Bacterial RNase P class A, 351 nucleotides, folded computationally.

RNA sequence: GCAGUAGGCCGGUCUGUCGCCUCAGCAAUGGGGAGGAAAGUCCGGGCAACACAGGACACCAUAUUUCCUAACGGGAAGCCGCUCGUGAGGGUGGAGUAGCGUAACAGAGAAUAACCGCCUUCUUAUGGAGGUAAGGGUGAAAAGGUGGGGUAAGAGCCCACCGGUAGGUUUGGCAACAAAUCUAGCCGUACGCCUUAUGGGUUGCAAGAUCAAGUAAACCGACGCUUGAGGGCUGUCCGUCCGAGUCGGAGGGUAGAUUGCUACAGGUGGCUGGUGACAGUCAUUGGAGAUAAAUGACAGACGUUUUGCGCAUGCAAGAUACAGAACCCGGCUUAUAGGUCUGCUGCUUUU
Numbered sequence: 001g002c003a004g005u006a007g008g009c010c011g012g013u014c015u016g017u018c019g020c021c022u023c024a025g026c027a028a029u030g031g032g033g034a035g036g037a038a039a040g041u042c043c044g045g046g047c048a049a050c051a052c053a054g055g056a057c058a059c060c061a062u063a064u065u066u067c068c069u070a071a072c073g074g075g076a077a078g079c080c081g082c083u084c085g086u087g088a089g090g091g092u093g094g095a096g097u098a099g100c101g102u103a104a105c106a107g108a109g110a111a112u113a114a115c116c117g118c119c120u121u122c123u124u125a126u127g128g129a130g131g132u133a134a135g136g137g138u139g140a141a142a143a144g145g146u147g148g149g150g151u152a153a154g155a156g157c158c159c160a161c162c163g164g165u166a167g168g169u170u171u172g173g174c175a176a177c178a179a180a181u182c183u184a185g186c187c188g189u190a191c192g193c194c195u196u197a198u199g200g201g202u203u204g205c206a207a208g209a210u211c212a213a214g215u216a217a218a219c220c221g222a223c224g225c226u227u228g229a230g231g232g233c234u235g236u237c238c239g240u241c242c243g244a245g246u247c248g249g250a251g252g253g254u255a256g257a258u259u260g261c262u263a264c265a266g267g268u269g270g271c272u273g274g275u276g277a278c279a280g281u282c283a284u285u286g287g288a289g290a291u292a293a294a295u296g297a298c299a300g301a302c303g304u305u306u307u308g309c310g311c312a313u314g315c316a317a318g319a320u321a322c323a324g325a326a327c328c329c330g331g332c333u334u335a336u337a338g339g340u341c342u343g344c345u346g347c348u349u350u351u
Stems, first nucleotide, its partner, number of pairs: 001347010012302007020033005035322001039333002042331005047204004054238004059200005064078005079094006095195002099193005115136002117132006144162006163187002165184008208259004219249005230242003266285008303320007
């Protein structure tokens, strides 16, 4: 220098004119007014209502270790397996296996293996009976691998080494786990059902509270009035409490205000501890609250950047993203023009 990889950050500025929301003020006027995702509404929490009566089952989610956190299905740092990359790194999976099921096609056979072959035996013989998983063939997968002993032929049948599994010991590590070593011939794999552990009540600020205004306490139908409809914290059941009304039709009225509402797990910076997520401490700071929904429009100047022409400092024409609060907070996911920083990797050049 080029190519890459991991993780951060910024994401336009100024002036003028005219406006919008909100707060203070009698007024003039002054202060404040979108984001890194305000988005999707996926997960967790706060807050609020529902019964100061719950229980069982079902259902859903999660599933390696340690840690962080208010909490989480989130995050940090690790461990193990598979996999992509020359590499830095990336992707993906990780409770249990007692029992049961499935394993297409091909193949004799998909797990109490005999089709060919090999061996023994019967038979004149095609062939029959039996032994055999070493060899062939099929398949994604065929009963651990190599060698030796052994045998009628063979076989963990026996032995040595290698691989795996299970158990023990030692060392390292908080742990998952790793390494070494000993013992046991214990030796197919995948998926699912299933089992276990942990957690989960439901509904969401259109929650909820207060006030104001208005109406039809009428009409029709069904069920019920303690032999009880219906309702209450869920899907079912049990239990429990309330209970004289409930449901439907057609119609009438209203559709306003205040509160909840924004000062908190708050933001920023320094220092300390920690590999890190994060924690502690000190200083500093106050930053929207709309409700059909304000945060804007126009004009000008600049910034950044691309292309072309000059090649000198410039000129001309373009581009300038994704998006936009609606109770609040922590995450996750997704969108994003352009710019920028740091660590690391590969190739290459020069010294």
Of the family's consensus pairs, 97% are formed in the model. Rfam family: Bacterial RNase P class A. Its family is annotated with dimeric ribonuclease P complex, tRNA processing and ribonuclease P activity in the Gene Ontology. Its mean pLDDT, the model's own confidence on a scale to 100, is 76. It was read from a public genome assembly, where an Rfam model found it.